The RNA shown here (transfer RNA) has 62 nucleotides and comes from Chironomus riparius. It matches the Rfam family "tRNA". Rfam links the family to the GO term triplet codon-amino acid adaptor activity. The source organism's lineage runs through Eukaryota, Eumetazoa, Insecta, Nematocera and Chironomus.

[in-house]
């Protein structure tokens, strides 16, 4: 240090966002581009603190 397939932002509560990629639709003769919508998430712990942990603490893994 570990958050979406990749690169990453952020937070003690509510909808955890973004870019690229992906899916569907519109557009097109077709593709691309563009537009609209969608899916996809906090390494593991029946450890601790707390009313509440992805966030703080501890252990483990890499």
């Nucleotide at each position: 240090a570990a958050u979406a397939g990749c690169u990453u932002a952020g937070u003690g509560g509510u909808c955890u966002g973004a870019g690229c990629a992906c899916u569907u639709g519109a557009c097109u003769g077709g593709c691309a581009a563009u537009c609209a919508a969608g899916a996809g998430g906090u390494g593991c712990g029946a450890g601790g603190u707390u009313c509440g942990a992805u966030u703080c603490c501890c252990g483990c893994u890499u």